[in-house]
RNA sequence: ACAGAUGGCCGGAGAGGUGCUGCACGCAAGUGCAGAGGAAAGUCCGGGCUCCACAAAGAUACGGUGCCGGAUAACGUCCGGCGGGGGCGACCUUAGGGAAAGUGCAACAGAAAGUAAACCGCCUGGCAACAGGUAAGGGUGAAAGGGUGCGGUAAGAGCGCACCGCGUCUUUGGUAACAAAGAUGGCACGGCAAACCCCACCGGGAGCAAGACCAAAUAGGGGUGGCAUAGGACCUGUCUUUGGGUCGUCACCCGGGUCGGUUGCAUGAGGUGUGAGGUAACUCACAUCCCAGAUGAAUACCUCUCCCCUCGACAACGAGGGACAGAACCCGGCUUAUAGGCCAUCUGCUUUC
Numbered sequence: 001a002c003a004g005a006u007g008g009c010c011g012g013a014g015a016g017g018u019g020c021u022g023c024a025c026g027c028a029a030g031u032g033c034a035g036a037g038g039a040a041a042g043u044c045c046g047g048g049c050u051c052c053a054c055a056a057a058g059a060u061a062c063g064g065u066g067c068c069g070g071a072u073a074a075c076g077u078c079c080g081g082c083g084g085g086g087g088c089g090a091c092c093u094u095a096g097g098g099a100a101a102g103u104g105c106a107a108c109a110g111a112a113a114g115u116a117a118a119c120c121g122c123c124u125g126g127c128a129a130c131a132g133g134u135a136a137g138g139g140u141g142a143a144a145g146g147g148u149g150c151g152g153u154a155a156g157a158g159c160g161c162a163c164c165g166c167g168u169c170u171u172u173g174g175u176a177a178c179a180a181a182g183a184u185g186g187c188a189c190g191g192c193a194a195a196c197c198c199c200a201c202c203g204g205g206a207g208c209a210a211g212a213c214c215a216a217a218u219a220g221g222g223g224u225g226g227c228a229u230a231g232g233a234c235c236u237g238u239c240u241u242u243g244g245g246u247c248g249u250c251a252c253c254c255g256g257g258u259c260g261g262u263u264g265c266a267u268g269a270g271g272u273g274u275g276a277g278g279u280a281a282c283u284c285a286c287a288u289c290c291c292a293g294a295u296g297a298a299u300a301c302c303u304c305u306c307c308c309c310u311c312g313a314c315a316a317c318g319a320g321g322g323a324c325a326g327a328a329c330c331c332g333g334c335u336u337a338u339a340g341g342c343c344a345u346c347u348g349c350u351u352u353c
Base pairs, nucleotide, nucleotide: 002348003347004346005345006344007343008342009341010340012306013305014304015303016302017301018300020035021034022033023032024031025030037324041335042334044333045332046331047330048329049207050206051205052204062203063202064201065200066199067081068080069079070078071077082096083094084093085092086091097198098197102196103195104192105191119138120137121134122133123132124131125130146164147163148162149161150160151159165187166185167184168183169182170181171180172179173178211263212262213261214260221254222253223252224251225250226249227248232247233246234245235244236243270289271288272287273286274285275284276283277282307322308321309320310319311318312317
């Protein structure tokens, strides 16, 4: 220099003017201060908080999670490891418990799909048909019952041996997952649990439109008192007799709901800095700061200077542009979107010293 890997950061800056929202002060006019994000997004997980349900505890059903250790309020998140896979490498990636508890599945092809089997082939016998042996080689399939080599054999075969793989046992290292070494077994125990299932652990439901408080007009409910009254009016049974049921108005008071308002609601698993512990996630101590709070919903617009990008070939100058995106109870994560730029560490290769 080129090609890469990992982690992190910024996300235009300043000034003036006019507005908007909140808070403080002020009798008022007004003044001062503050005013979106790394994702405020998707609403996918986990919690706080609130209400409802429920003796505690357990069981069952259903759902979720699933190598090991740690972090955390908790998590399906994060950190560090182990095993598998990829890369020359830095590094990346992984739904990774159990298949000798049981049930089940494997289309088509193929002789055979799981207590193996024999289509072609090979060997032996036989004139042949065929019978027996075999599992090297071929063929089918996503997958064919250890692999390579040597010996062995009629041909073959873990039939024997060496190495590799696998099972079992022991030892060593490690908290563990696991790894390594040794011994032993000729190989049994094939795959699928993002099939049922088994095992371990976790889980009550709904959500700030939760919930709490204040409380209008109109309509309706209840009570007290006044007036009125039933020999009435209305409803009901087809009609009659005879029955059954209901009750007006004014004043005052009480209570519930709706519109509306207040609260919940901004001091919090909080930010920043320093120190300590830890490989790290993270934790602890001290200091310091207060940092949006709308509700038909503020956070905007204009001007100037600078910065960056694009175009006009460069310079000068001019024109255009400035990523994704907008809080709504709060917090920890995950996922997704993001123009452009910056920093640190590391890897490969080439050249030079």
This is a predicted structure of a 353-nucleotide RNA (Bacterial RNase P class A) from an Alphaproteobacteria bacterium.
Its mean pLDDT, the model's own confidence on a scale to 100, is 76.
Its Rfam family is "Bacterial RNase P class A". By type it is a ribozyme.